[in-house]
Context: one part of a larger RNA
RNA sequence: UCCAGCGAGUUACUAAUAAGCGCAAGCUUAAGGUGUUACACCGGAGGCGUAGUGAAAGCGAGCCUGAAUCAGGGCUAAUUAAGUGUUUAUUGGUAGACCCGAAACCAGGUGACCUAACCAUGGGCAGGUUGAACCGUAGGUAAAACUACGUGGAGGACCGCACCAGGGAGAAUUGCAAAACUCUUGGAUGACCUGUGGUUAGCGGUGAAAUGCCAAUCGAACCUGGAGAUAGCUGGUUCUCCUCGAAAUAGCUUUGGGGCUAGCGUUGUGUAUAGUAGCGAGUGGGGGUAGAGCUCUGUUUUGGACUGGGGCCCGUGAGGGUACCCACCCUUGACAAACUACGAAUACCGCUUGUGUAAUCACAGCAGUUAGAACGUCGGGGCUAAGCUCGGCGCUCGAAAGGGAAACAGCCCAGAUCACCAUCUAAGGUCCCUAAAUCUACGUUAAGUGGGAAACGAGGUGAGAUUUCUUAAACAAUGAGGAUGUUGGCUUAGAAGCAGCCAUUCAUUUAAAGAGUGCGUAACAGCUCACUCAUCAAGAGAUUUUGCGCGGAAAAUGUAACGGGGCUAAACGUAGUACCGAAGAUGUGAAUCCGACAAUCGUCGGAUGGUAGAGGAGCGUUGUUAUUAGCGCUGAAGCUAAACUGUGAGGUUUAGUGGAGCGGUAACAAGUGAGAAUGCUGGA
Numbered sequence: 001u002c003c004a005g006c007g008a009g010u011u012a013c014u015a016a017u018a019a020g021c022g023c024a025a026g027c028u029u030a031a032g033g034u035g036u037u038a039c040a041c042c043g044g045a046g047g048c049g050u051a052g053u054g055a056a057a058g059c060g061a062g063c064c065u066g067a068a069u070c071a072g073g074g075c076u077a078a079u080u081a082a083g084u085g086u087u088u089a090u091u092g093g094u095a096g097a098c099c100c101g102a103a104a105c106c107a108g109g110u111g112a113c114c115u116a117a118c119c120a121u122g123g124g125c126a127g128g129u130u131g132a133a134c135c136g137u138a139g140g141u142a143a144a145a146c147u148a149c150g151u152g153g154a155g156g157a158c159c160g161c162a163c164c165a166g167g168g169a170g171a172a173u174u175g176c177a178a179a180a181c182u183c184u185u186g187g188a189u190g191a192c193c194u195g196u197g198g199u200u201a202g203c204g205g206u207g208a209a210a211u212g213c214c215a216a217u218c219g220a221a222c223c224u225g226g227a228g229a230u231a232g233c234u235g236g237u238u239c240u241c242c243u244c245g246a247a248a249u250a251g252c253u254u255u256g257g258g259g260c261u262a263g264c265g266u267u268g269u270g271u272a273u274a275g276u277a278g279c280g281a282g283u284g285g286g287g288g289u290a291g292a293g294c295u296c297u298g299u300u301u302u303g304g305a306c307u308g309g310g311g312c313c314c315g316u317g318a319g320g321g322u323a324c325c326c327a328c329c330c331u332u333g334a335c336a337a338a339c340u341a342c343g344a345a346u347a348c349c350g351c352u353u354g355u356g357u358a359a360u361c362a363c364a365g366c367a368g369u370u371a372g373a374a375c376g377u378c379g380g381g382g383c384u385a386a387g388c389u390c391g392g393c394g395c396u397c398g399a400a401a402g403g404g405a406a407a408c409a410g411c412c413c414a415g416a417u418c419a420c421c422a423u424c425u426a427a428g429g430u431c432c433c434u435a436a437a438u439c440u441a442c443g444u445u446a447a448g449u450g451g452g453a454a455a456c457g458a459g460g461u462g463a464g465a466u467u468u469c470u471u472a473a474a475c476a477a478u479g480a481g482g483a484u485g486u487u488g489g490c491u492u493a494g495a496a497g498c499a500g501c502c503a504u505u506c507a508u509u510u511a512a513a514g515a516g517u518g519c520g521u522a523a524c525a526g527c528u529c530a531c532u533c534a535u536c537a538a539g540a541g542a543u544u545u546u547g548c549g550c551g552g553a554a555a556a557u558g559u560a561a562c563g564g565g566g567c568u569a570a571a572c573g574u575a576g577u578a579c580c581g582a583a584g585a586u587g588u589g590a591a592u593c594c595g596a597c598a599a600u601c602g603u604c605g606g607a608u609g610g611u612a613g614a615g616g617a618g619c620g621u622u623g624u625u626a627u628u629a630g631c632g633c634u635g636a637a638g639c640u641a642a643a644c645u646g647u648g649a650g651g652u653u654u655a656g657u658g659g660a661g662c663g664g665u666a667a668c669a670a671g672u673g674a675g676a677a678u679g680c681u682g683g684a
Base pairs, nucleotide, nucleotide: 001684002683003682004681005680006679011095012094013093014092015091016090017089018088019087020086021085022084023083026048027047028046032042033041034040052059053058062075063074064073065072098236099235101233105226106225107224108223109222110221116200117199118198119197120196121195122194123193124192125190127159128158129157130155135150136149137148138147139146163187164186165185167184168183169182170181202218204214205213206212211220239618240617241616242615243614244613249262250261251260252259253258263369264368265366266365267364268363269362270361276359278355279354280353281352282351283350284349285348291342292340293339297336298335299334303330304329307327308326309325310324311322312321313320314319372397373396375394376393377392378391379390380389381388402413403412404411417590418589419588420587422586423585424584428580429579430578431565432564433563437577439576440575441574442573443572444571450567456551457550460548461547462546463545464544465543466542467541468540469539477535478534479533480532481531483508484507485506488502489501490500514529518527519526591608592607593606594605595604596603597602619673621670622669623668624667625666626665627664628663630662631661638657639656640655641654642653643652644651645650
């Protein structure tokens, strides 16, 4: 990993509801008993109902409250009266209560043959080294001290086997081994090592102390029991078809991944063409949002007038001045979620009317959901960040397949009952990959723009608008001129058109020429421009709006920012005609459900995606009862294969195998259906 078998809503009591059945103003027995063993008969204790009300005594079609009979109020009766017993189903409760799963808690026991400490009694430590005290002799002293040489053999002394340990490295790490091996290392007469026997026990012991050790188990051993502990948690939960079909919200919660109630689902009953919900039209409402506005509350702009207050200055004071500040007034222009003298569209509510086969509403049974997501839009938070977060409205996914978007839950189109080698379309497409136009007409783009991006930049190019000059010759180009007073005045070392300042920037000669446009010089000089003439001959310039392009443009494996090839249209814009294109629509046939009409054959219309979940109808397995005067060695069950058949779970038949039991029908009862649970057992 696979295969086979096993493997999870059960049972008892009780309550509610529904359906069936019995009896009915009544219904019914329990324990127990009898007994022909049949759920047959006794058994009326008890229970529910037939009357309520009050806390109760109690009273009673009434009762209670109250001082209140005839106040008021509460409950009840009546008009409109049904219960009770049992069976089945569903659900709740009590029980382990669908199954498996803790870590833990408690009780009683078993352990010190491992290991920790201690007690008793034994054993062990090659060899070598060092040489303490004491003592002796000699020296020495008044005597000592002291010194030397001997003797002696101390030490948690030294080196180092056995023995003990386990610091370093290697290798081993499905090992030789659930701690070993190799090399090396530490202690090795001691707080040493060790044999045997014994003591200490889990709310405990022992511990030169590491939460260490207490039998490969230790922040509290192990075994058995309480015990199926508990698990708002995770996982799993077994056949089929049909009808409908959610939620991810609100309130409360020691509550937030759990509950309860409501909301949304389903089933039943009632309500019903005497018209509910919804939708259309008309009509009547309230509002203070969008917008707008500036009266108010605040913010704020321009110019003015001068009124008031403050500051400052002058003055002894009266008072005066003010190019300072504030407020007020007039005027110009603005801003606001917590501003409003205004004010929509929508939405909401009522009424009328049309449409409208229930989608509405009420009651009862049963749920699931209460982690939502993207997109569009209106807003709050955030950075007018986020595949961000929180609300409102809508839509899809969730629970939705199909076509498009290369691929792509939430985008676009469209909602799959089934069949068909039929037709038409949607979104999106029509050169090839790839179904369908190398379609038609007119333009644009030259950038592979298309096929990623901003501020900003630019004689790219198309279309338009306004305006100036122009055969009295424009624009460009070429030839020529561009002068004089004068080097204007001032300033300055100098300032001569050209550092800077000033201005009646003036005047003259002119076809024209600035007291000078730029370069240049130390200052001059020099070059040039404005301006003018000539040559030439037809358009030239400026501003602005707009279409499509250009630059701006750097990333990590490999082109890699059209899905690819490739495209100058097969790109973009406008207009048009064809075609392709889906599980959409249509056509034909079939099935189921609902409704109408028919009644027993049927016809017509509509519907039939679906998770959680509600409801309905069935298949199969094992056994029991009855039946089939069922089948079977002339071959049962089981197994293998095929054919036929049913919407499906399945069923039937045939052939082979197998070798002794097994079906159909009608009911009943369940240890009743496996692919998942790191499921359990066995096998490969």
Large-subunit ribosomal RNA, domain II from a Candidatus Saccharimonadota bacterium, 684 nucleotides, folded computationally.
Taxonomically the source falls in Candidatus Saccharimonadota (Bacteria, Bacteria candidate phyla).